[in-house]
RNA sequence: CAGGGUGUAGCUCAACGGGAGAGUGCGCGUCUUGGGAACGCGGGGCUGCUGGUUCGAAUCCAGCCACCCUGA
Numbered sequence: 001c002a003g004g005g006u007g008u009a010g011c012u013c014a015a016c017g018g019g020a021g022a023g024u025g026c027g028c029g030u031c032u033u034g035g036g037a038a039c040g041c042g043g044g045g046c047u048g049c050u051g052g053u054u055c056g057a058a059u060c061c062a063g064c065c066a067c068c069c070u071g072a
Stems, first nucleotide, its partner, number of pairs: 001071007010024004018055001026042005048064005
């Protein structure tokens, strides 16, 4: 320098253009002598950034940023 991939909750990851979710962790409760486990409830995101397309974008397109891989 060129090509490709990834970026979503504290962490690991889902989500065929139309209600942003799961597990785990965190808080509360039930249970227990207490703790853990189990069960129930709850808080937490403006989906890496900026634009474009569309009635509507995490999703499609362009540019940029970070990381990873390949090639030179």